[in-house]
RNA sequence: GAGCCCGUGGCUUAGUCUGGUAGAGCGCACGACUGAUAAUCGUGUGGUCACGUGUUCAAAUCACGUCGGGCUCA
Numbered sequence: 001g002a003g004c005c006c007g008u009g010g011c012u013u014a015g016u017c018u019g020g021u022a023g024a025g026c027g028c029a030c031g032a033c034u035g036a037u038a039a040u041c042g043u044g045u046g047g048u049c050a051c052g053u054g055u056u057c058a059a060a061u062c063a064c065g066u067c068g069g070g071c072u073c074a
Stems, first nucleotide, its partner, number of pairs: 001073007010026004020057001027045006050066005
């Protein structure tokens, strides 16, 4: 220098192909249960979907560019 893949709550991730209310598990807080803890159960908590611009009535999703990470080739 070239090609491909990835970036979504604190962590791990689904959703992207086929645009239409951002979900789950773990965590955390409070409560129930217990003599107490763990486990379990209930309620709650938290995301400007890496960034910018564009397309569209509508973008995590499509287009272009940028940044970061990984793999391969040179």
Molecule: transfer RNA
Organism: Candidatus Woesearchaeota archaeon